[in-house]
Predicted 3D model of a 350-nucleotide part of an RNA (small-subunit ribosomal RNA, central domain) from Capsicum pubescens.
The full RNA is in RNAcentral, with records from SILVA.
Lineage of the source: Eukaryota > Spermatophyta > Pentapetalae > Solanaceae > Capsicum.
Context: one part of a larger RNA
RNA sequence: UUGGGCAUAAAGCAUCUGUAGGUGGCUUUUUAAGUUUGUCGUCAAAUCCCAGGGCUCAACUCUGUACAGGUGGUGGAAAAUACCAAGCUGGAGUACGGUAGGGGCAGAGGGAAUUUUCGGUGAAGCGGUGAAAUGCGUAGAGAUCGGAAAGAACACCAACGGCGAAAGCACUCUACUGGGUCAACACUGACACUGAGAGAUGAAAGCUAGGGGAACAAAUGGGAUUAGAUACCCCAGUAGUCCUAGCCGUAAAUGAUGGAUACUAAGUGAUGUGGGUAUUGAAUCGUGCAGUGUUGUAGCUAACGAGUUAAGUAUCUCGCCUAGGAAGUACGUUCGUAAGAAUGAAACUC
Numbered sequence: 001u002u003g004g005g006c007a008u009a010a011a012g013c014a015u016c017u018g019u020a021g022g023u024g025g026c027u028u029u030u031u032a033a034g035u036u037u038g039u040c041g042u043c044a045a046a047u048c049c050c051a052g053g054g055c056u057c058a059a060c061u062c063u064g065u066a067c068a069g070g071u072g073g074u075g076g077a078a079a080a081u082a083c084c085a086a087g088c089u090g091g092a093g094u095a096c097g098g099u100a101g102g103g104g105c106a107g108a109g110g111g112a113a114u115u116u117u118c119g120g121u122g123a124a125g126c127g128g129u130g131a132a133a134u135g136c137g138u139a140g141a142g143a144u145c146g147g148a149a150a151g152a153a154c155a156c157c158a159a160c161g162g163c164g165a166a167a168g169c170a171c172u173c174u175a176c177u178g179g180g181u182c183a184a185c186a187c188u189g190a191c192a193c194u195g196a197g198a199g200a201u202g203a204a205a206g207c208u209a210g211g212g213g214a215a216c217a218a219a220u221g222g223g224a225u226u227a228g229a230u231a232c233c234c235c236a237g238u239a240g241u242c243c244u245a246g247c248c249g250u251a252a253a254u255g256a257u258g259g260a261u262a263c264u265a266a267g268u269g270a271u272g273u274g275g276g277u278a279u280u281g282a283a284u285c286g287u288g289c290a291g292u293g294u295u296g297u298a299g300c301u302a303a304c305g306a307g308u309u310a311a312g313u314a315u316c317u318c319g320c321c322u323a324g325g326a327a328g329u330a331c332g333u334u335c336g337u338a339a340g341a342a343u344g345a346a347a348c349u350c
Base pairs, nucleotide, nucleotide: 004321005320006319008303012318014201015200016199017198021194022193023192025088026087027086028085031082033081035077036076037075038074039073040072041071042070043069050064051063052062053061054060091191092188093187094186097182098181099180103177104176106174107173108172109171110154114150115149116148117147118146119145120144121143125136126135162169163168206247207246208245209244210243211242215241216240220236221235222234223233258317259316260315261314262313263312266295267294268293269292271290272289273288274287276285300305324349325348332343333342334341335340
């Protein structure tokens, strides 16, 4: 390599958009590229295989037929692939009518809490711990009442619930805006699926510049603990966490499960929506579609388990794996201000 695989053993890109490429619904027609079939030429001799013969046998040698296959010419076939032309509506999309939602972005507003500060009351402690101490406090702390300011986060509702491609998204209101889903069937008529490169988005931390800074808190200082304690505990506390504009491009970025389509038992929840039943109406009963849970049959699995949201049965397509370590290292290249990221070996060893 072939093969076999990728939830947990090595292996699904963090997620999407999409170029080339690969693959592609139903009906009728054309052509015959590939496909299939006939025939002809050719693929030197020797060698090899097979059947015989000759050296006493054998090695050796002589005679003869090939099978299969390659390649070229020529003739036929048209079911399926492909091509040509015409159509169809089931895939896909558009429009119309509803609808749910923490989807996104911008602006405005809100209350609780915390800290600080000002004023009143008041007077000796407060705080903290396993126990303490550092710390704060008669220059009046802590407690309590009233005023003011600031920044950050939004209790209850709240759910095994919702939305989003993922990262993620929750106080309230408003403007703009993306996607989904249901129903009815009006329109287009295969316009589809996947997707190497490429592009976009991408938690936290980190970086650059300018703001902001209540609380928390790497670093750091002090107090304890301890043999020591560069920790766990306590008192402080700077970057940072927040905002604006850029960069970084990684996570156990997880469902450790790529995407699409079709098929294959049931039971039971909750979400959105539409018929039917019922009723004055709600409730009720039964049901369709979409997403989301749970139990479970067949088949699957090494087992655990998964099981119409498959890890079942199939097809298409991309990515990835090939004993452990060395190593996600070295070198080179690309990107980055840097941190580093991406790509990614070998010697050696077992």